[in-house]
Annotation: Two RNAs folded together computationally: RNase P RNA and transfer RNA, 465 nucleotides in total. The prediction has a mean pLDDT of 77. It holds a member of the Rfam family "Bacterial RNase P class A". The family's RNA type in Rfam is ribozyme.
RNA sequence: GACCGGACGGUCGCUCUCCGCGUCUUGUACGCGGAGGGAGGAAAGUCCGAACUCCGCAGAGCAGUGUGCCGGAUAACGUCCGGGAGGAUGGCUUCAAGGCCAUUCGACGGAAAGUGCCACAGAAAACAUACCGCCCCGCGUUUUCGGACGUGAGGUAAGGGUGAAAAGGUGCGGUAAGAGCGCACCGCUGCCGCAGUAAUGCGGCGGGCAGGGCAAACCCCACACGGAGCAAGACCAAAUAGGGAGGGAGCCGGGGCUUCGGUUUCGGCACGUGCCGGCUCGGUGCGUCCAACCUUCGGGUAGGUCGCUAGAGCCUCGCAGCGAUGCGGGGCCCAGAGGAAUGACCGUCCCGGCGGAGCAAUCCGGCGGACAGAAUUCGGCUUACAGGUC
RNA sequence: GGGCGCUUAACUCAGCGGUAGAGUGCCAUCUUCACACGGUGGAAGUCAUAGGUUCGAAUCCUAUAGCGCCCACCA
Numbered sequence: 001g002a003c004c005g006g007a008c009g010g011u012c013g014c015u016c017u018c019c020g021c022g023u024c025u026u027g028u029a030c031g032c033g034g035a036g037g038g039a040g041g042a043a044a045g046u047c048c049g050a051a052c053u054c055c056g057c058a059g060a061g062c063a064g065u066g067u068g069c070c071g072g073a074u075a076a077c078g079u080c081c082g083g084g085a086g087g088a089u090g091g092c093u094u095c096a097a098g099g100c101c102a103u104u105c106g107a108c109g110g111a112a113a114g115u116g117c118c119a120c121a122g123a124a125a126a127c128a129u130a131c132c133g134c135c136c137c138g139c140g141u142u143u144u145c146g147g148a149c150g151u152g153a154g155g156u157a158a159g160g161g162u163g164a165a166a167a168g169g170u171g172c173g174g175u176a177a178g179a180g181c182g183c184a185c186c187g188c189u190g191c192c193g194c195a196g197u198a199a200u201g202c203g204g205c206g207g208g209c210a211g212g213g214c215a216a217a218c219c220c221c222a223c224a225c226g227g228a229g230c231a232a233g234a235c236c237a238a239a240u241a242g243g244g245a246g247g248g249a250g251c252c253g254g255g256g257c258u259u260c261g262g263u264u265u266c267g268g269c270a271c272g273u274g275c276c277g278g279c280u281c282g283g284u285g286c287g288u289c290c291a292a293c294c295u296u297c298g299g300g301u302a303g304g305u306c307g308c309u310a311g312a313g314c315c316u317c318g319c320a321g322c323g324a325u326g327c328g329g330g331g332c333c334c335a336g337a338g339g340a341a342u343g344a345c346c347g348u349c350c351c352g353g354c355g356g357a358g359c360a361a362u363c364c365g366g367c368g369g370a371c372a373g374a375a376u377u378c379g380g381c382u383u384a385c386a387g388g389u390c
Numbered sequence: 391g392g393g394c395g396c397u398u399a400a401c402u403c404a405g406c407g408g409u410a411g412a413g414u415g416c417c418a419u420c421u422u423c424a425c426a427c428g429g430u431g432g433a434a435g436u437c438a439u440a441g442g443u444u445c446g447a448a449u450c451c452u453a454u455a456g457c458g459c460c461c462a463c464c465a
Base pairs, nucleotide, nucleotide: 001390002389003388004387006349007348008347009346010345011344012343014038015037016036017035018034019033020032021031022030023029024027040371044382045381047380048379049378050377051376052229053228054227055226064225065224066223067222068221069083070082071081072080073079084108086105087104088103089102090101091100092099093098109220110219114218115217116214117213118212131160132159133156134155135154137152138151139150140149141148142147168186169185170184171183172182173181187209188207189206190205191204192203193202194201195200233306234305235304236303243297244296245295246294247293250269251268252267253266254265255264256263257262270288271287272286273285274284275283276282277281313332314331315330316329317328318327319326320325350369351368352367354365355364356363357362391461392460393459394458395457396456397455400414401413402412403411408445416432417431418430419429420428438454439453440452441451442450
């Protein structure tokens, strides 16, 4: 890295489909019998990408989120494959810087668009800078006349020290001391040529060297993205409550108002209905434009059905390709539950270690065998995992 | 099943790159005859865990663990 992840048999159950028989309230019903199917490599986390469904939507932009070397694969992806450049470790080599080889790692656009940050320490943290040191010169003191010490003005980034990081590196020359100041090599950078689809590599010429780090800081650039998710969504539809429509039992007299159509109030009788007493009546409340009650309509809960498992499907062979993968032929049907099935027990075997017997081969005894369990479906990633095979 | 959020002292919370803080509580001490109140001082943290980015991580990124919230029909 790839693969497997207990095997076989029996008994009793659970669930789905099909077939047969029986029962009744004739149905997607119930019961009985039979046949067949019934968890995973991660079914998990819900971290990405899709299918599917509903909602939204003139077009474009802003905002927001994500991705980020190049090429390819794919329905798509932040996944996969191939390549490039880089880091780390080890070995060899070089005076050194560096170079070569092997193994290995991965969130690898831009720091020369702009803004911001870089604590402490340190002289200085980004327009470079002079703390110690080094060097030249002036002055003073001292002297064993070589110099030493102090002080002032300069030069210097080689050396010391601080830091995660100090303004190209190494070597030689050079210099008062130094410095790309000069040279060689390495690094960097501009242009050109060649190779490559490209990232990029190689070579030549030029430039003494600018441009510290951080974008898993804001940001810039390029590209992608409408939102929600099967508890999406569609259909059938009980009881109760509530809503709409229709039906549903009235007359007489007096008073008030009046636009003279009516309207309101009081009394009487009648009717409907509730309550109390207890019997065909009595009392009392409400209503008679309304209520009770009846009919009917739509939404819709419980519940039921669909979505729901034939698919970017599995096995095998051939071809193309370095590969991811694609194309073609043949064969197969492989869970669909849903307060949620896929289980329990027994026997034999397998594996692991323990104890006992035995010289040993071996035998006996009891123990243990992981992570975990479908919930619309796929492609990935990540995480968990006893043991075993290659 | 699906969509989100939070873990910092015993408790409630702040802190969002540069030495981990506040209030309450706890302990000691002063005050009081004694207690409370009050004053002074102190202790207490693997910033849930692991890995990465960075010179430097509680803070930024990723994974894991734990806890909590919302979503079924109409509005």